RNA sequence: GCCACCUUAGCUCAGUCGGUAGAGCAGCCGCCUUGUAAGCGGCAGGUCCCGCGUUCGAUUCGCGGAGGUGGCU
Numbered sequence: 001g002c003c004a005c006c007u008u009a010g011c012u013c014a015g016u017c018g019g020u021a022g023a024g025c026a027g028c029c030g031c032c033u034u035g036u037a038a039g040c041g042g043c044a045g046g047u048c049c050c051g052c053g054u055u056c057g058a059u060u061c062g063c064g065g066a067g068g069u070g071g072c073u
Stems, first nucleotide, its partner, number of pairs: 001072007010025004019056001027043005049065005
């Protein structure tokens, strides 16, 4: 220098042939227990990396940028 892939909740990751997003763990509250843990129920938590474009509508499509991983030279 070139190519491919990844970026979504505090962490690990799903997801959607375009219709304003979920799980597990962690956190908080409650139930249970003599008490703790475990277990059960609930709650909260997101500018879906950034910008522009297409579209009635973009996390999803296109272009550019940033960061990361791998490969080639």

Record summary:
The RNA shown here (transfer RNA) has 73 nucleotides and comes from a Thermoplasmatota archaeon. Its Rfam family is "tRNA". Rfam describes the family as follows. Transfer RNA (tRNA) molecules are approximately 80 nucleotides in length. Rfam classes the family as a transfer RNA.